This is a predicted structure of a 477-nucleotide part of an RNA (small-subunit ribosomal RNA, 3' major domain) from Dechloromonas sp. Dech2017. Model confidence (mean pLDDT): 84 of 100. It was read from a public genome assembly. Its Rfam family is "Bacterial small subunit ribosomal RNA".
Context: one part of a larger RNA
């Protein structure tokens, strides 16, 4: 100068308390570890691996293993040598591959002969492959502390130096915010502002969206009409401006006015100089190394889907604030042409049939649940719970046997609310209910949005635990 302290001072964070749900016990799914295997492909490992790469492992993917094949290779450039490329039939094979036939002559130059592009088969050789190794050779891109409020440089001053001053000291502030003072006087990268969405209000414009008046209708269905709603463009609004009060005549704080909104209005993108030789050579890109009839390439099967055990993530439950049965009302976002798919008609249902509409504010997905209204059960392992297992089926796919997802009918398992401990939450937020999407032939309890109902608390900062800012201590760098 920094890092440390179970030294001190002062400030903050859902960091503690003050609530509220919940994990840890059951079953299940899923993901790790061991343990198993021919193989159970690699990688992530305290926070910051572990529903993590994986926005989908039957084949594929797919990197493993087994067995069959191929060696200028599936793919790229370059020489040569032949044929058009192609389509058909056939034969042996799990396929990859392989026999054997036949069929065809295309385009650009050219009168033809040729000869070019091109694709395809063949020969040498340069060379092509490697998700083989090294994230401790490395680009790039993440995570972490952490939206923490800090890092620093230019002159100048002080100091033999190493460095210090700015950046500390009095208020403030979410903030190195902003203000006063001061050998400092400026600047940069952070902060904040400027982009996105939300919330209010105007202009503008009016289908496919609206519907107030006036006709029409089973229906905004049809004339009409753009008043309202919304839908997208543009601009207003908010800025400690106004009042009052406390402050240092300062920033600034505290109330209050008006106002849809008030001191950052709520959310969201932005993540300083840096740390952890953090993660990644399996996204890519790249140096060394290595493999080169195999560590490359194709094929079929099988594994990644195992199962004494051990964690992490979550689903659904142990009921009555609830089960179930009937009837009834209200979203928001979003998707659709290899696609959504209505009506109608079979089926107890998964679903098939149909076949209208729609390249979408016009049609479809699409019945929101929870909720409200009766009804029923009466505390029971139950009309609670639904694992398991049995028979039938449906649907996608060439193919559900190892191993898909769904329905119908039986079966009806643990489980009575959860030890030590341990999470996330501060408002439209916790808790709950449903809905869409990406992936995707099929397959979601994971994730990524969406909206419907909608709380409790927060006295304080002693203490846990993280981090700021002065200082003091040190056998530490």
């Nucleotide at each position: 100068u920094g890092a440390c302290g179970g030294g001190g001072a002062c400030c903050c964070g859902c960091a503690c308390a003050a609530g509220c749900g919940g994990u840890g016990g059951a079953u299940g799914a899923u993901g790790u570890g061991g343990a198993u295997u021919a193989a159970u492909u690699c990688g992530a490992u305290g926070c910051a691996a572990c529903g993590c790469g994986a926005a989908a492992a039957a084949c594929c993917u797919u990197a493993c293993c087994u067995a069959c094949c191929c060696u200028u290779g599936a793919c790229a450039u370059g020489u040569c040598c032949a044929g058009a490329a192609g389509c058909u039939c056939u034969u042996a094979g799990a396929g990859a591959u392989u026999u054997g036939a036949g069929u065809g002559u295309g385009c650009c130059c050219g009168a033809a002969a040729g000869g070019g592009a091109g694709c395809u088969g063949g020969a040498a050789c340069a060379c092509a492959g490697g998700u083989g190794c090294u994230g401790c050779a490395u680009g790039g891109c993440u995570g972490u502390c952490g939206u923490c409020a800090g890092c620093u440089c230019g002159u100048g001053u002080c100091g033999u130096g190493a460095g210090a001053u700015g950046u500390u000291g009095g208020g403030u502030u979410a903030a190195g915010u902003c203000c006063c003072g001061c050998a400092a006087c400026g600047a940069g990268c952070g902060c904040a502002a400027c982009c996105c969405u939300u919330g209010u209000c105007g202009u503008u414009a009016a289908u496919u969206g609206c519907c107030a008046u006036c006709a029409u209708u089973g229906a905004g269905u049809u004339g009409g009409g753009c008043a309202c709603u919304u839908u997208a463009a543009c601009g207003a609004g908010a800025c400690u401006g106004c009042c009052g009060g406390u402050g240092a005549c300062a920033a600034a704080c505290c109330g209050g006015a008006g106002g849809a909104a008030g001191g950052u209005g709520g959310g969201g993108a932005u993540g300083a100089c840096g740390u952890c030789a953090a993660g990644u050579c399996c996204u890519c890109a790249u140096g060394g190394c290595c493999c080169u009839u195999a560590u490359g390439g194709g094929u079929a099967g099988g594994g990644c889907u195992u199962c004494a055990c051990a964690c992490g993530u979550c689903a659904u439950a142990c009921a009555a604030u609830g089960g179930u049965c009937g009837g009834u009302a209200c979203a928001g976002a979003g998707g659709g042409u290899u696609g959504c798919c209505a009506a109608g008609c079979c089926g107890c249902g998964a679903g098939g049939u149909g076949g209208a509409g729609c390249c979408a504010a016009u049609c479809c997905c699409a019945g929101a649940a929870a909720g409200c209204c009766g009804a029923u059960c009466g505390u029971a392992g139950u009309c609670c719970g639904g694992a398991u297992c049995g028979c039938a089926g449906u649907c996608u796919g060439c193919a559900a046997c190892u191993c898909g997802a769904c329905u119908g009918c039986g079966u009806g398992a643990a489980g009575u609310c959860g030890g030590a401990a341990u999470c996330g939450c501060u408002a439209g937020u916790a808790a709950u209910c449903g809905c869409g999407g990406a992936u995707c032939a099929g397959c979601a309890u994971g994730u990524c949005g969406c909206g419907g109902u909608g709380a409790a608390u927060a006295c304080g900062u002693u203490c846990c635990c993280g981090g700021g800012u002065c200082u003091u201590g040190u056998a530490c760098a």